RNA sequence: AACCGAAAGGGCAAACUGUCCGCGAGGGCAGGACGCAAAGCCAUGGGUCACUAUUCAAGUGACUGCCAGGUUGCCGAAU
Numbered sequence: 001a002a003c004c005g006a007a008a009g010g011g012c013a014a015a016c017u018g019u020c021c022g023c024g025a026g027g028g029c030a031g032g033a034c035g036c037a038a039a040g041c042c043a044u045g046g047g048u049c050a051c052u053a054u055u056c057a058a059g060u061g062a063c064u065g066c067c068a069g070g071u072u073g074c075c076g077a078a079u
Base pairs, nucleotide, nucleotide: 002079004076005075011036012035016031017030018029019028020027021026034065040071041070042069044068045067046066047063048062049061050060051059052058
């Protein structure tokens, strides 16, 4: 340095519950842990979802814990 995911320390937090915000998808906070080595970050491509209006093509949004892509990055047993 690559690769890999043993150990230890630390990190994040699904479902669900409470509360608040939003027409909604969904989001904030608190509790809670199914999981996660990028489950850090970026809506860039695809995808999914919601709303609007319209009539079949759009517009405006949501999701990065759906898949890619970009970017940054902890530890170090074995190889």

Predicted 3D model of a 79-nucleotide RNA (c-di-GMP-I-GGC riboswitch aptamer) from a Syntrophales bacterium.
Of the family's consensus pairs, 86% are formed in the model.
The coordinates come from a structure-prediction model, not an experiment, and the mean pLDDT is 80.
The source organism's lineage runs through Bacteria, Pseudomonadati, Thermodesulfobacteriota, Syntrophia and Syntrophales.